This is a predicted structure of a 525-nucleotide part of an RNA (small-subunit ribosomal RNA, 5' domain) from an uncultured bacterium. The RNAcentral record of the full RNA draws on Greengenes.
Context: one part of a larger RNA
RNA sequence: GGAUGAACGCUAGCGGCAGGCUUAAUACAUGCAAGUCGAGGGGCAGCACGGGUAGCAAUACCUGGUGGCGACCGGCGCACGGGGGCGUAACGUGUAUGUAAUCUACCAUUAACCGGGGAAUAGCCCAAGAGAAAUCUGGAUUUAAUGCCCAUAGUAUUAUCGAAAGGCAUCUUUUGAUAAUUAAAGCUCAGGCGGUUUUUGAUGAACAUGCGUGUCAUUAGUUUGUUGGUGAGGUAACGGCUCACCAAGACUACGAUGACUAGGGGGUCUGAGAGGAAGGUCCCCCACACUGGAACUGAGACACGGUCCAGACUCCUACGGGAGGCAGCAGUGAGGAAUAUUGGACAAUGGAUGGAAAUCUGAUCCAGCCAUGCCGCGUGAAGGAAGAAUGUCCUAUGGAUUGUAAACUUCUUUUGUAUGGGAGCAAUAAGGUCUUCGUGAAGACUGAUGAGAGUACCAUACGAAUAAGCAUCGGCUAACUCCGUGCCAGCAGCCGCGGUAAUACGGAGGAUGCGAGCGUUAUCC
Numbered sequence: 001g002g003a004u005g006a007a008c009g010c011u012a013g014c015g016g017c018a019g020g021c022u023u024a025a026u027a028c029a030u031g032c033a034a035g036u037c038g039a040g041g042g043g044c045a046g047c048a049c050g051g052g053u054a055g056c057a058a059u060a061c062c063u064g065g066u067g068g069c070g071a072c073c074g075g076c077g078c079a080c081g082g083g084g085g086c087g088u089a090a091c092g093u094g095u096a097u098g099u100a101a102u103c104u105a106c107c108a109u110u111a112a113c114c115g116g117g118g119a120a121u122a123g124c125c126c127a128a129g130a131g132a133a134a135u136c137u138g139g140a141u142u143u144a145a146u147g148c149c150c151a152u153a154g155u156a157u158u159a160u161c162g163a164a165a166g167g168c169a170u171c172u173u174u175u176g177a178u179a180a181u182u183a184a185a186g187c188u189c190a191g192g193c194g195g196u197u198u199u200u201g202a203u204g205a206a207c208a209u210g211c212g213u214g215u216c217a218u219u220a221g222u223u224u225g226u227u228g229g230u231g232a233g234g235u236a237a238c239g240g241c242u243c244a245c246c247a248a249g250a251c252u253a254c255g256a257u258g259a260c261u262a263g264g265g266g267g268u269c270u271g272a273g274a275g276g277a278a279g280g281u282c283c284c285c286c287a288c289a290c291u292g293g294a295a296c297u298g299a300g301a302c303a304c305g306g307u308c309c310a311g312a313c314u315c316c317u318a319c320g321g322g323a324g325g326c327a328g329c330a331g332u333g334a335g336g337a338a339u340a341u342u343g344g345a346c347a348a349u350g351g352a353u354g355g356a357a358a359u360c361u362g363a364u365c366c367a368g369c370c371a372u373g374c375c376g377c378g379u380g381a382a383g384g385a386a387g388a389a390u391g392u393c394c395u396a397u398g399g400a401u402u403g404u405a406a407a408c409u410u411c412u413u414u415u416g417u418a419u420g421g422g423a424g425c426a427a428u429a430a431g432g433u434c435u436u437c438g439u440g441a442a443g444a445c446u447g448a449u450g451a452g453a454g455u456a457c458c459a460u461a462c463g464a465a466u467a468a469g470c471a472u473c474g475g476c477u478a479a480c481u482c483c484g485u486g487c488c489a490g491c492a493g494c495c496g497c498g499g500u501a502a503u504a505c506g507g508a509g510g511a512u513g514c515g516a517g518c519g520u521u522a523u524c525c
Base pairs, nucleotide, nucleotide: 001525002524003523004522006521007520008519009518010517013377014376015375016374017373018372019370020369021335026333027332028331030330031329032328035076036075037074040073041072043069044068047067048066049065050063051062052061053060054059083288085286092213093212094211095210096209097208098207099206102205103204107201108200111197112196113195116150117149118148126139128137129136130135156181157180158179159178160177161176162175163174164173165172166171186193187192214260215259216258221251222250223249226248227247228246229245230244231243232242233241263285264284265283266282268277269276270275290311291310292309293308294307313324314323315322316321341367343366344365345364349363350361351360352359353358380411381410382409383408391401392400393399394398416462417461418460419459420458421457425452431446432445433444434443435442436441437440469514470513471512472511473510474495475494476493480509481508482507483506484505490497491496
């Protein structure tokens, strides 16, 4: 000198774009953050409409008939999105390869199929209950489905026996025969939407390998599933991954093992570069979800807002037993030098579900707070010498400086205040009309919807009107005099200054630097 997720002191007009718990992965009140589908199903608690009965009427009762729909069965989603960085020196990450050792819901694509039956169960109703509650139990009469079970099948899977081609060692691909095994579902506005098996792809994931990726040798030896083999089990898959048996190996001074520290990268800061430092915001990967362990479901989890067990903590309790997990968004306590609103909207983008309308979405888009940073603008411009007055200083009847500074004259209106107008972000969806091909698509036109926001922006009026500070002035280092103090009070980054003429302390005048900021502190180069 540059830089910062900064803090502190003094000061402060505006806008744009960014950023905002670096500490306690500390404890959390409250609200919200993952639902959706009635075009899968039985149904009908509540709402609305219709209908019926009674009644003069008000009204009461009944009724799934219609819109729709609480709870229930079922499907898809909840493994994405969002968070903080505990652990991890590791195939974790980066890069480059490999899988002839692998899986992949939804999507695209290929081929084929969708037949016939059966047994239940949630819920509802009835009747018992148990319990303070959370909730739970049993019985009975029933009941559905795209829920469950059975049949049929091969170009699928498995096993055995061949043939051909190829390669990268184990082998791979194609093809033939035999045997065995496993499927399905309906709904409909009749247009479609789905279901089952299968081919290829896409996407996502898994595994393996080369090389790169901290400190300490004041850590020198480490290891028994350890290293390898055979066989079996397990897995989507290879493999001591696990097990039985056999052998005695394997790593290490090119640093094993141990200890400490740490998420990695793209990028960031600095530097001419080489390098050094650091990894906040944004993007990719990893690991984690009160602590530890475990599996279930599922295409995918060993699952933040799922389950079970143990532990610590908090809460409720009738003491028998229960409930909970903000490292989601806000917010609270605590810690700290220090870090924001218990805001608005699904209008856009994206996601889940749905045929769609739509619903949900603290993702996201916006707004609020903070000079935390970067960038931009303003606090007026031109003229104006009696070089006014005041202040300060001096060699003091006078001069210098403040200083074109002010006054005064003319001008402008960024900004501000007031009034008026006022966006883009909106593309389309459903539906409708038309055209084209021709049997379900493509295209054109039309056609709702704006949180931000009456915001940005524009116009008009007014009037210099609403707007400057901070640090320094001995040398390094740009900028000097007077007064006070008297080794005191104090200053200080280093050298050092102060003991009676202090340009170094305190004040004043003046000057210098930067400027809505300026200094100090901390850290890095």